[in-house]
Overview:
Model confidence (mean pLDDT): 75 of 100. The RNA shown here (Bacterial RNase P class A) has 357 nucleotides and comes from a Pseudomonadota bacterium. The source organism's lineage runs through Bacteria, Pseudomonadati and Pseudomonadota. It is recorded under the gene name rnpB. It matches the Rfam family "Bacterial RNase P class A". Rfam describes the family as follows. Ribonuclease P (RNase P) is a ubiquitous endoribonuclease, found in archaea, bacteria and eukarya as well as chloroplasts and mitochondria.
RNA sequence: GAAGUCAGCCAGACAGUCGCUCUUCCUGGUGGGGUAACCCGCAAAGGGAGGGAGGAAAGUCCGGGCUCCACAGGGUAAGGUGCCAGGUAACACCUGGGCGGCGUGAGCCGACGGAAAGUGCCACAGAAAAUAUACCGCCAGCCUGAGGCUGGUAAGGGUGAAAUGGUGCGGUAAGAGCGCACCGCGCUGCUGGCAACAGCAGUGGCAGGGUAAACCCCACCGGGAGCAAGACCAAAUAGGGAUCCUUACGACGUGACCCGCGUUGGAUCCGGGUAGGUUGCUAGAGGCGACUGGCGACAGGCGUCCCAGAUGAAUAACUGUUCACGACAGAACCCGGCUUACCGGCCAACUCCCUUU
Numbered sequence: 001g002a003a004g005u006c007a008g009c010c011a012g013a014c015a016g017u018c019g020c021u022c023u024u025c026c027u028g029g030u031g032g033g034g035u036a037a038c039c040c041g042c043a044a045a046g047g048g049a050g051g052g053a054g055g056a057a058a059g060u061c062c063g064g065g066c067u068c069c070a071c072a073g074g075g076u077a078a079g080g081u082g083c084c085a086g087g088u089a090a091c092a093c094c095u096g097g098g099c100g101g102c103g104u105g106a107g108c109c110g111a112c113g114g115a116a117a118g119u120g121c122c123a124c125a126g127a128a129a130a131u132a133u134a135c136c137g138c139c140a141g142c143c144u145g146a147g148g149c150u151g152g153u154a155a156g157g158g159u160g161a162a163a164u165g166g167u168g169c170g171g172u173a174a175g176a177g178c179g180c181a182c183c184g185c186g187c188u189g190c191u192g193g194c195a196a197c198a199g200c201a202g203u204g205g206c207a208g209g210g211u212a213a214a215c216c217c218c219a220c221c222g223g224g225a226g227c228a229a230g231a232c233c234a235a236a237u238a239g240g241g242a243u244c245c246u247u248a249c250g251a252c253g254u255g256a257c258c259c260g261c262g263u264u265g266g267a268u269c270c271g272g273g274u275a276g277g278u279u280g281c282u283a284g285a286g287g288c289g290a291c292u293g294g295c296g297a298c299a300g301g302c303g304u305c306c307c308a309g310a311u312g313a314a315u316a317a318c319u320g321u322u323c324a325c326g327a328c329a330g331a332a333c334c335c336g337g338c339u340u341a342c343c344g345g346c347c348a349a350c351u352c353c354c355u356u357u
Base pairs, nucleotide, nucleotide: 001353003351004350005349008346009345010344012322013321014320015319016318017317020052021051022050023049024048025047026046027045029042030041031040032039033038054328058339059338061337062336063335064334065333066226067225068224069223079221080220081219082218083097084096085095086094087093098112099110100109101108102107113217114216118215119214120211121210122209135157136156137153138152139151140150141149142148143147165183166182167181168180169179170178184206185204186203187202188201189200190199191198192197230279231278232277233276240270241269242268243267244266245265250264251263252262253261254260286305287304288303289302291300292299293298323326
């Protein structure tokens, strides 16, 4: 100098004008209490001060808090998870490690239990895709004009994503774990490690290809619904209950009137529920700083800070200056994660290559 890997941070800046929302103070208003000083409360107005979106607020995919309902105990179904150890409130997250894969490397990726319980599936090609099997070839025998038939074989060719352990030597008619050596695999033992696992030694004989985010088997884990949860206050109308009153020979309608016909008690109180309002609502597994323990995730105590809380839903608009000309995107009960979207900028550590000294 160039190309990368990985951790963290920022998300136009400054000034002015004018709004919105929350908290608090003052002024004046009003209700109640009090002899008074004053106290308690209420809604709107004006003024002052302070706070006012994100790294993902998103998707709503996991995990928890909180709330209500259900619940003696056990099981089935359905679902989730799946190497080991640790962290955590918990997790499918994170950290460290093992194993496998990718990369020259820093580093990255992996649902990573079981295919010898059973079932299913494996396109095309190919003889054959799994109770095995043989197209060409090789070998033996027989027939024979080219060539054919029978048997052996699975070394070689061919097909395929995948072909019945691999390489070599021996062996054989040709071959073959048929035998041997090494590698791979299974079993046993020892050693190291908490463990996953690794190493070593011995031994067995190549047995049954793949697929379980296919059914399934094994082990472990889950009660359900969600802030429109839930709690409180509480109109109008209709309906319910209680008490009292009036008796229904009443009242109202139809009708000129009577009969007739149709409709129908009145008052007070209570409770449930609806509209509406209040609450839940934001001080929390909280942020920041240094210390201690730990490889680390993280934990502990100490100091310090308070940092949106709306409900048709605020956080905006305009102007000026300036720069590198501004991406993805807007809280709605709250947290921990994961995933997805994103103009760019700053910075720590590390790797590889080239050049110079």